Model confidence (mean pLDDT): 77 of 100. This is a predicted structure of an 87-nucleotide RNA (Glycine riboswitch aptamer).
[in-house]
RNA sequence: AAGACUCUGGAGAGACCGGUUAGAUCCGGCGCCGAAGGGGCACGAAGCGCACCGCUUCUAAACUCUCAGGCAAAAGGACAGAGGGGC
Numbered sequence: 001a002a003g004a005c006u007c008u009g010g011a012g013a014g015a016c017c018g019g020u021u022a023g024a025u026c027c028g029g030c031g032c033c034g035a036a037g038g039g040g041c042a043c044g045a046a047g048c049g050c051a052c053c054g055c056u057u058c059u060a061a062a063c064u065c066u067c068a069g070g071c072a073a074a075a076g077g078a079c080a081g082a083g084g085g086g087c
Base pairs, nucleotide, nucleotide: 005083006082007081008080009079014030016029017028018027019026031071032070033069037067038065039064040063044058045057046056047055048054
């Protein structure tokens, strides 16, 4: 220095419809969100080939996908601040 841990702040989107249930569960249907996690991509780099074009590999995010997750409150929550701890 970093991490664990503690405190504070922390967005988005149907308390949707039908059935069922003690129930927020479960089954079916339609719609939606991105900020747990996960996948994809640029620049660039390396290699192959080469007149040019090109091919392969590696490679980021708050972009993108929506697998997972989520769509009242609570919980969760990327990230940020403070504490803490370590030498």